Record summary:
Predicted 3D model of a 360-nucleotide part of an RNA (large-subunit ribosomal RNA, domain IV) from a Planctomycetota bacterium.

[in-house]
Context: one part of a larger RNA
RNA sequence: CCGUUGUUAAGGAACUAGGCAAAUUGACCCCGUAACUUCGGGAUAAGGGGUCCCUCCCGCCUGGACCUUCAAUUUAUUGUUGGUCUGGACGGAGGGCGCAGAGAAGUGGCUCUGGCGACUGUUUAUCAAAAACACAGGACUCUGCUAACUCGCAAGAGGAUGUAUAGAGUCUGACGCCUGCCCGGUGCCGGAAGGUCAAGGAAGCAGGUCAUUGCCUUCGGGUGAGAAGCUUGCGACCUAAGCCCCGGUAAACGGCGGCCGUAACUAUGACGGUCCUAUGGUAGCGAAGUUCCUUGUCGGGUAAGUUCCGACGUGCAUGAAUGGCGUAACGACUGGAGCACUGUCUCAACAACGGACUCG
Numbered sequence: 001c002c003g004u005u006g007u008u009a010a011g012g013a014a015c016u017a018g019g020c021a022a023a024u025u026g027a028c029c030c031c032g033u034a035a036c037u038u039c040g041g042g043a044u045a046a047g048g049g050g051u052c053c054c055u056c057c058c059g060c061c062u063g064g065a066c067c068u069u070c071a072a073u074u075u076a077u078u079g080u081u082g083g084u085c086u087g088g089a090c091g092g093a094g095g096g097c098g099c100a101g102a103g104a105a106g107u108g109g110c111u112c113u114g115g116c117g118a119c120u121g122u123u124u125a126u127c128a129a130a131a132a133c134a135c136a137g138g139a140c141u142c143u144g145c146u147a148a149c150u151c152g153c154a155a156g157a158g159g160a161u162g163u164a165u166a167g168a169g170u171c172u173g174a175c176g177c178c179u180g181c182c183c184g185g186u187g188c189c190g191g192a193a194g195g196u197c198a199a200g201g202a203a204g205c206a207g208g209u210c211a212u213u214g215c216c217u218u219c220g221g222g223u224g225a226g227a228a229g230c231u232u233g234c235g236a237c238c239u240a241a242g243c244c245c246c247g248g249u250a251a252a253c254g255g256c257g258g259c260c261g262u263a264a265c266u267a268u269g270a271c272g273g274u275c276c277u278a279u280g281g282u283a284g285c286g287a288a289g290u291u292c293c294u295u296g297u298c299g300g301g302u303a304a305g306u307u308c309c310g311a312c313g314u315g316c317a318u319g320a321a322u323g324g325c326g327u328a329a330c331g332a333c334u335g336g337a338g339c340a341c342u343g344u345c346u347c348a349a350c351a352a353c354g355g356a357c358u359c360g
Base pairs, nucleotide, nucleotide: 001355002354003353004352005351006350007349008348010346011345014344019341027051028050029049030048031047036041038174052096053095054094055093056092058091059090061088062087063086064085065084066083067082070079071078072077073076097101109339110338111337112336113335114334115333116331117330121133122132137172138171139170140169141168142167143166149158150157151156175326176325177324178323180256181255182254185253186252187249188248189247190246191245194244195243196242200238201237204234205233206232207231208230209229212225213224214223215222216221257275258274259273260272261271284318285315296312297311298310299309300308
């Protein structure tokens, strides 16, 4: 000097990103216990007191032995009345000792107020335990059974030895109050008149080949026409789904405006005009885990508060199952405040043990 422990005057969070760490609290009995609440809770709320030993009689509960009264009967047991002796537990009073009586160890610190998630649970084996996942509950869609859906090339299997109060998929996430408007785009569902449209079919057209045949010929051949069949190319027309088209559907994916003017001070704008749009954001909430400007403004708490709580609304860029707003209980979650407590600190000191260091 370092590590692990322990103690500490006065102060008591002044430390620090943050009371991190440590300290406080702690068991049992008694008293007592608020807001709020889903009436279960909250609650060990909070906050107080007691706890050892001896004696005493009293109170009360209880066990055993013996005697006794009465009753029943299976005739030696049971129940019952009173008494004697002997134990135990609890309560009360008086006294005693110590600094200290749950004498050691082990064994909740508490309260107030926000956010998020209802809750118990689950998770990144090895840096994240959470507000993430799950959840009961809610909703939509598909599926009539050889079900939908999933695995498999198939056979087949799961679904299910189930049958729509069932099974599958997706979203939301207890509970309470609610869940507005838009179907123009995309998706899905329905429709089938018209447009488009594949393979396929196909009237027909054109080419190749060629039986046959015209003309010329030096008789070797040359040059034309060309049926049927076969074959190549094109092809009017017919033709499904799909798409276009017509409707529906938002707890489907999603979306939910701008400018100008206006009231007898000023300001504001119930009101009016105009442009665009499928419709122009309703109820709620709101500087929010969302607010850039921003330490917004006002109020509270502090001597002093970029955080916090309550309001306001000018919402850069809130908003309703991508759920909105509340909410008792719960949380090794997260923000703010207080009480208690402390070596976290002012500011360090000492002690024990183990290292470091010296010698071997």

Its Rfam family is "Bacterial large subunit ribosomal RNA". The organism belongs to Planctomycetota, within Bacteria.